RNA sequence: CGGGGUGUGGCUCAGGUGGUAGAGCGCUAGACUGGGGGUCUAGAGGCCGCAAGUUCAAGUCUUGUCACUCCGA
Numbered sequence: 001c002g003g004g005g006u007g008u009g010g011c012u013c014a015g016g017u018g019g020u021a022g023a024g025c026g027c028u029a030g031a032c033u034g035g036g037g038g039u040c041u042a043g044a045g046g047c048c049g050c051a052a053g054u055u056c057a058a059g060u061c062u063u064g065u066c067a068c069u070c071c072g073a
Base pairs, nucleotide, nucleotide: 001072002071003070004069005068006067007066010025011024012023013022019056027043028042029041030040031039032038049065050064051063052062053061
């Protein structure tokens, strides 16, 4: 320098053919238990690496860019 992959709650990940983002773990509160542990119920927490574009509508399509990573030179 060229090409590919990944980037989504604190962590690990999902998210069809664009239609207002979900799970597990963790966290908070409550219930059960004499307590602990455990189980159950409820709740908080992300605008999707960043910036533009297309569209009535973008995590999803397009372009640029950043980080990590792989291959090649």

Source information:
The prediction has a mean pLDDT of 80. This is a predicted structure of a 73-nucleotide RNA (transfer RNA) from Lachnospiraceae bacterium XBD2001. The sequence is in RNAcentral, with records from ENA, MGnify and Rfam. The organism belongs to Lachnospiraceae, within Bacteria.